[in-house]
Record summary:
Bacterial RNase P class A from an Acidimicrobiia bacterium, 371 nucleotides, folded computationally. It was read from a public genome assembly, where an Rfam model found it. The organism belongs to Acidimicrobiia, within Bacteria. Of the family's consensus pairs, 90% are formed in the model. Rfam family: Bacterial RNase P class A. The family's RNA type in Rfam is ribozyme.

């Protein structure tokens, strides 16, 4: 000097024109009008993860169920944060990043393919010691030896299938093979010593002990009242309930009861139904529609806070290598082009997590230059 990593902070500005929402004032031609003034998104308004306010419901205490969380230590009510550990991945590096209790409590699962998927398996291959069958040889006639077949059988080394085939390499061993035996390596379990608060690490020894799924149930440990502004509240049409008043052909009159039914009369037509004669008014509690409150110095109503132009501001790329600075790496100036992210309140607040172009800044890393 350039390129990066991690942490913190900022996250375009001014003006013109056009436009949007709330409130206040004014205007008239009262229209969801016009004019003026004023206010109008963020560091995360996002995810809705945790807590609180506010509201309603539930509620002695304990246990079970259900749901959630899961390496260790610390902090925190909690979400979560900080530091560390094991097993992986990326970068030359600073550093970044995925994952996390238990598989000897017990039960269960593994599609397809494949011979075989868990105290496995014989399809190809290998062997066929032993037994069998066939042939040959020897003999002291009891047997013994050799060759062949692959019938019984043996075999997990090799092939094949698969996400996974019961550790790996070598030597021994064998009929052929096999942790069958041994050595070394990897892992697991146990023991001992040392380190660490701990997860765990290091070293030594012992045991042939050696597959996976816990996001299947399960086991262990810990945690947990529920619902949310569509909470909830206030006012309150219409219809109906209840009370009252007036009115009213007949079913004998009155009290009373009823205003339903039947009958009668009138009208209509789809011809056995409908409408009218033959019902209107007042009061009333709860409460629906609806309105308002809840609700904020933005505000809500399916949701306004925007667009464009100019200049400025930092940024990226290309060109030019002339000029300026520097010992140099390089930077600046100049011309042209590109581009300004993530995202948008909806009851409020706090915390957490996640997204983010670019810039500033502190620490650190790598490369180059000069001395």
């Nucleotide at each position: 000097u350039g390129a990066g990593u991690c942490g913190g902070c900022c996250g375009u500005g001014u003006g013109g024109c056009c436009g949007c929402g709330g409130c206040u004032g004014g205007g008239c031609u009262u229209g969801a009008c016009c004019c003026a003034g004023u206010c109008g998104a963020g560091g995360a308004a996002g995810g809705u993860c945790g807590g609180g306010g506010c509201u309603c419901c539930a509620a002695c205490g304990g246990u079970c169920a259900a749901a959630g969380u899961g390496c260790u230590g610390g902090c925190g009510c909690g979400a979560g944060c900080c530091a560390g550990g094991g097993c992986g991945g990326g970068g030359c590096g600073a550093c970044c990043u995925g994952u996390c209790g238990g598989a000897c409590c017990g039960g269960g699962c593994a599609a397809c393919a494949g011979a075989g998927a868990a105290u496995a398996g014989a399809c190809c291959g290998c062997c066929g010691a032993u037994g069998g069958c066939g042939g040959g040889g020897c003999c002291u006639c009891g047997g013994c030896c050799c060759c062949g077949c692959a019938c019984a059988g043996g075999u997990a080394a090799g092939g094949c299938u698969g996400a996974a085939a019961c550790g790996g390499u070598g030597c021994g061993g064998u009929a052929a093979g096999a942790g069958c035996g041994c050595a070394c390596c990897a892992g697991u379990a146990c023991c001992a010593a040392g380190g660490g608060c701990g997860a765990c690490c290091u070293u030594g020894g012992u045991a042939g002990c050696u597959g996976g799924c816990a996001a299947c149930c399960c086991c262990c440990a810990c945690u947990u009242g529920g619902a949310g502004c569509a909470a909830g509240g206030u006012c309150a049409a219409g219809c109906g309930c209840a009370g009252g008043g007036c009115a009213c052909g007949g079913g004998c009159c009155g009290a009373c009861c009823g205003u339903c039914c039947c009958c009668g009369c009138u009208c209509u037509c789809u011809c056995g139904a409908g409408a009218g004669c033959a019902g209107c008014c007042c009061u009333c509690a709860g409460g629906u529609a609806g309105a308002c409150c809840g609700c904020a110095u933005a505000g809500a109503u399916g949701g306004a806070u925007g667009g464009u132009c100019a200049c400025a501001c930092a940024g990226g790329g290309a060109g030019a290598u002339c000029c300026u600075g520097g010992c140099a790496a390089c930077a600046g100036c100049c011309u042209c082009c590109c581009a300004g992210a993530c995202a948008g309140a909806a009851c409020c607040c706090c915390g957490c997590c996640u997204a983010c172009a670019g810039g500033c800044u502190g620490a650190c890393u790598c490369a180059c230059c000069a001395u």